[in-house]
Molecule: TPP riboswitch aptamer (THI element)
Organism: Alicyclobacillus sp. SO9
Parts: sequence; structure tokens; C1' cells
RNA sequence: GCAAGGCGCUAGGGGUGCCCGCAGGGCUGAGAAGCAGAGAAUGCUAACCCUUUCAGAACUCGAUCUGGAUAAUACCAGCGGGAGGAAGUGCCGUCGAACUUGU
Repeated sequence: GCAAGGCGCUAGGGGUGCCCGCAGGGCUGAGAAGCAGAGAAUGCUAACCCUUUCAGAACUCGAUCUGGAUAAUACCAGCGGGAGGAAGUGCCGUCGAACUUGU
């Protein structure tokens, strides 16, 4: 300065990619981890993020999408005021929390 949320507990939702020759290392990010599964699909656990609706961008679909970068990749932007998508409670707070900027 702007402005209504913030924290705790419990419960739940989600993703885990690209590149290099193993180990391991590199890129972006809050997060790219480990184990099991002959392998894959998948499951469990950890960390991280998210849990609301006349704008819930955690995440999924569209998507083997479009444009721009990169060694490469949702790496960036568009798509997107499109569709879907997981909550209860206690305390504090509009006499100013969170966020932004300066010192």
C1' cells in the first nucleotide's frame, strides 16, 4: 500500500518429466524419491503442493494441440472468465491476517 483471510488437528486429492553410457550426473520446478511387481500396468510409503464454486491454475482432459526457446522435456506462453476436480472442526483476525513494496 492493498485487503479477508491465517494457523492447528483430523481426513482427503494430486503429480513424479527430459537428457547423458552403468554407477552417477545435468535441466526446470514447491515437488521429478524409495520399495514391491520377472517386465509392464499398478500398489504402498516419504517429502512437496492442494482441498472450493458469479474466476478451487494442486491436478486431469483437450494434447501425438498451437506458437516460441532448448542438448532435450508442460521449459515458457496460448488454449483458460473452457470442462472436470478433493473438507470437517477449533482458535485468531476487518481495531487489519495474508500478500506486495521499501528500510